[in-house]
RNA sequence: GGUCUUAUAGCUCAGUGGAAGAGCGCUACCUUGACAUGGUAGAGGUCAUUGGUUCGACCCCAAUUAAGGCCA
Numbered sequence: 001g002g003u004c005u006u007a008u009a010g011c012u013c014a015g016u017g018g019a020a021g022a023g024c025g026c027u028a029c030c031u032u033g034a035c036a037u038g039g040u041a042g043a044g045g046u047c048a049u050u051g052g053u054u055c056g057a058c059c060c061c062a063a064u065u066a067a068g069g070c071c072a
Base pairs, nucleotide, nucleotide: 001071002070003069004068005067006066007065010024011023012022013021018055026042027041028040029039030038048064049063050062051061052060
């Protein structure tokens, strides 16, 4: 220098055009003499950034940023 992959909750990850989900973790309550386990509810997200396509974008397109792989 070229090329490919990845970026979504505190962490690990789903989500292939109709608008945000799980597990673990966190908070409150129930259960116990107490703890653990279990149960119920809840908080927590500018979906890396900017622009474009579309009635509508995490999803499609382009550029940029960061991390990683391959080739030279």
Molecule: transfer RNA
Organism: Bacteroidales bacterium